[in-house]
RNA sequence: GACGGUCGGAUGGUCGCGGACCUGCUUGCGGGUCCGAGGAAAGUCCGGGCUCCGGGAAGACACGGCGCCGGGUAACGCCCGGCCGGGGAAGGGCUCAGGCCCGAACCCGAGGGAAAGCGCCACAGAAAACAGACCGCCGUCCGUUCGGGCGGUAAGGGUGAAACGGUGCGGUAAGAGCGCACCGCGCCCCUGGCGACAGGGGCGGCACGGCAAGCCCCGCCGGGAGCAAGGUCGAAUAGGGAUGGCUGCGAGUACGCUCGCAGGGCGCGUCUUCCGCCCGCCAUCCGGGUAGGCUGCACGAGGCGUCGAGCAAUCGGCGUCCCAGAUGAAUGGCCAUCUAUCGCGGCGCGGUCCGAGCAGGACCAAGGCGCGUGGACAGAACCCGGCUUACAGACCGUC
RNA sequence: GCGAGAUAGCUCAGGCGGUCAGAGCGUCGGAUUCAUAACCCGGAGGUCGAGAGUUCGAGUCUCUCUCUCGC
Numbered sequence: 001g002a003c004g005g006u007c008g009g010a011u012g013g014u015c016g017c018g019g020a021c022c023u024g025c026u027u028g029c030g031g032g033u034c035c036g037a038g039g040a041a042a043g044u045c046c047g048g049g050c051u052c053c054g055g056g057a058a059g060a061c062a063c064g065g066c067g068c069c070g071g072g073u074a075a076c077g078c079c080c081g082g083c084c085g086g087g088g089a090a091g092g093g094c095u096c097a098g099g100c101c102c103g104a105a106c107c108c109g110a111g112g113g114a115a116a117g118c119g120c121c122a123c124a125g126a127a128a129a130c131a132g133a134c135c136g137c138c139g140u141c142c143g144u145u146c147g148g149g150c151g152g153u154a155a156g157g158g159u160g161a162a163a164c165g166g167u168g169c170g171g172u173a174a175g176a177g178c179g180c181a182c183c184g185c186g187c188c189c190c191u192g193g194c195g196a197c198a199g200g201g202g203c204g205g206c207a208c209g210g211c212a213a214g215c216c217c218c219g220c221c222g223g224g225a226g227c228a229a230g231g232u233c234g235a236a237u238a239g240g241g242a243u244g245g246c247u248g249c250g251a252g253u254a255c256g257c258u259c260g261c262a263g264g265g266c267g268c269g270u271c272u273u274c275c276g277c278c279c280g281c282c283a284u285c286c287g288g289g290u291a292g293g294c295u296g297c298a299c300g301a302g303g304c305g306u307c308g309a310g311c312a313a314u315c316g317g318c319g320u321c322c323c324a325g326a327u328g329a330a331u332g333g334c335c336a337u338c339u340a341u342c343g344c345g346g347c348g349c350g351g352u353c354c355g356a357g358c359a360g361g362a363c364c365a366a367g368g369c370g371c372g373u374g375g376a377c378a379g380a381a382c383c384c385g386g387c388u389u390a391c392a393g394a395c396c397g398u399c
Numbered sequence: 400g401c402g403a404g405a406u407a408g409c410u411c412a413g414g415c416g417g418u419c420a421g422a423g424c425g426u427c428g429g430a431u432u433c434a435u436a437a438c439c440c441g442g443a444g445g446u447c448g449a450g451a452g453u454u455c456g457a458g459u460c461u462c463u464c465u466c467u468c469g470c
Stems, first nucleotide, its partner, number of pairs: 001399007009338007017036009038377001042388002045386005050226004063222005068082005083111001084109004091102004112217002117215002119211003134157002136153008165183006184206001185204008230295004240286007247262006263279005302321008339375001342372004347367001350364005400470006408424004417455001426442004448464005
């Protein structure tokens, strides 16, 4: 300088809270034992378990996601190891200098494909992707102070995020992969590696700018909804269904009933007529479903210890333990002792400065003493594996 | 548990990446009027919720966080 891990107040007393089990009696009040938040319980960003739905299964399209290689895993966009690219303040090298190059540990990478196709590349600039030529350079012609026409060129200038390989030498009228060397790039071959890839050789004169967190292509993955899933018990009220019963008056009667007449309510301030609309009341039973209760629901990809395999993530064997289940939602309050931290006071190992100084003075300060202070972020709600975010402080380890 | 959104004081456009940061109301100044309002002219006002990333370039694309709203 840089990484990784663990913990995240302790003990005792006392008063309370939630749950499980046991138990007493006066049956709605007690008693006892045990257990009782997290590394993130958070955000709900990914992946699963579990449950239901579509009758079951498979495939295709669409849509969404992922993307170097190998491994781990139930699975993942997660983790481990490696490759490549970028960074790198220790250190090293080059240079007169400015500066440039390499680079341990370590950090970052949404890291397939841009010679399958489409699209975009503002402004500036001559030109932004089939090339082309503003200034310039060179040749030639015309007039000739200087400019113009035609042709060659792309080295230099300038613009830009990016300019059609880079550097050097040769070459040329000037130039140019025009030729050569090295580097870059592409293709082929060999060697090493499971592989990403690395090293080497040959060929090619350069054809191939960037963007896919633009469309897209290739490969892989994904049915949907979610514990408010689902199961079960089930009031009151209002619906649904079944069965039985039910009004007044008169007459008859064999005292069991039978027959006849009159139905009721609403629409108008009232009454009558006409017209229209509805079908009532009570009891019992059944069924669906609401509020609500129970369940799902606490033994699990579980924790701890140990041994083994592996660089590691992780996996396997053995032993041991049971470890929150609330539903306006428990896990807390107070006191005492101690402790991390912080503040003050008086000591002070040691150090710096002033000073001519073994004088004297100022400042910093390890450590321990006394007094005071006093604990970060946060809080389960079906359960797991990750990621991300928040977090006072303490401890340990590695390079 | 599931979903939507955040742009000027307020209500909203812009979504195809580039001189594209806009509209209406409001506000300020002027003009008009005896005065006020309306009408007319002109101006100011924005780190596009915050932070990263991709890109030459982000209000726009991607990720993380914050806040608000709905079921």

Two RNAs folded together computationally: RNase P RNA and transfer RNA, 470 nucleotides in total. It holds a member of the Rfam family "Bacterial RNase P class A". Its mean pLDDT, the model's own confidence on a scale to 100, is 77.